[in-house]
Molecule: transfer RNA
Organism: Gemmatales bacterium
RNA sequence: GCCGCCCUAGCUCAGCGGUAGAGCACCGCUUUCGUAAAGCGGGGGUCGUGGGUUCAAAUCCCACGGGCGGCU
Numbered sequence: 001g002c003c004g005c006c007c008u009a010g011c012u013c014a015g016c017g018g019u020a021g022a023g024c025a026c027c028g029c030u031u032u033c034g035u036a037a038a039g040c041g042g043g044g045g046u047c048g049u050g051g052g053u054u055c056a057a058a059u060c061c062c063a064c065g066g067g068c069g070g071c072u
Stems, first nucleotide, its partner, number of pairs: 001071007010024004018055001026042005048064005
C1' cells in the first nucleotide's frame, strides 16, 4: 500500500427494512437463625461518528474513526 471481517446495555453476544433483546453483572423483594443457592420484580442503549437511500434504517449505500486477520 491492497483485500476481508468486526464495532448494539457494565461484560459476552443475538437481531439482517416495520416500537432494540438474551445471559451474566447491578438494585429491590421472597425464602433462611445467617450466608450461599433458588424464585419474583426493576433500572440501564441517541445501535462507533457523520452523511445518503426509504413512508420507515441497528439492518441497505458512502466517508471517517477504532479493533482483528490476510496479501505484498